Annotation: Transfer RNA from a Bacteroidales bacterium, 76 nucleotides, folded computationally. Rfam family: tRNA. Lineage of the source: Bacteria > Pseudomonadati > Bacteroidota > Bacteroidia > Bacteroidales. Its mean pLDDT, the model's own confidence on a scale to 100, is 81. The sequence is in RNAcentral, with records from ENA.
[in-house]
RNA sequence: GCCAGUUUAGCUCAGUCGGUAGAGCAUCGCAUUCGUAACGCGAAGGUCGUGAGUUCGAGCCUCAUAGCUGGCUCCA
Numbered sequence: 001g002c003c004a005g006u007u008u009a010g011c012u013c014a015g016u017c018g019g020u021a022g023a024g025c026a027u028c029g030c031a032u033u034c035g036u037a038a039c040g041c042g043a044a045g046g047u048c049g050u051g052a053g054u055u056c057g058a059g060c061c062u063c064a065u066a067g068c069u070g071g072c073u074c075c076a
Stems, first nucleotide, its partner, number of pairs: 001072007010025004019056001027043004049065005
């Protein structure tokens, strides 16, 4: 330098043919217990890396760009 993959909640990850975003763990509250943990119930938590475009509508399609991972290649 080229190519591919990846970026979504605090963490690990889903998200189908474009129809308006979820799970587990963690956190908080309640219940249970003599008490703690575990189990049960509930709540909160998101500009979907960033910026633009297409569309009635974008996490999903297009372009640019940044981070991370892997592969390939060249040079004096």